RNA sequence: UCACUGAAACGGCAAACUCAUCGAAAGGUGGGGACGCAAAGCUACAGACCUAUGGUUUUUACCUACGGUGGCUGGGUUACCAAG
Repeated sequence: UCACUGAAACGGCAAACUCAUCGAAAGGUGGGGACGCAAAGCUACAGACCUAUGGUUUUUACCUACGGUGGCUGGGUUACCAAG
């Protein structure tokens, strides 16, 4: 220096809930707040899941992503520290 690993240290992020706001919704953004996280940093390529304004339809149900979820999983990519 690199890889695996994550004992220690410095720190970091922020679930539910809540207030405001955007959105048809799922959900997002900001403040408060901490369940947790060694990538819970970034990325929608793949799978999976969520929603259905719109479309389809017997105009009802069902189905449907061009919408969304990275704190569902994989992949890609970047990164602090160093006991082993």
c-di-GMP-I riboswitch aptamer from Aquibacillus rhizosphaerae, 84 nucleotides, folded computationally. Model confidence (mean pLDDT): 87 of 100.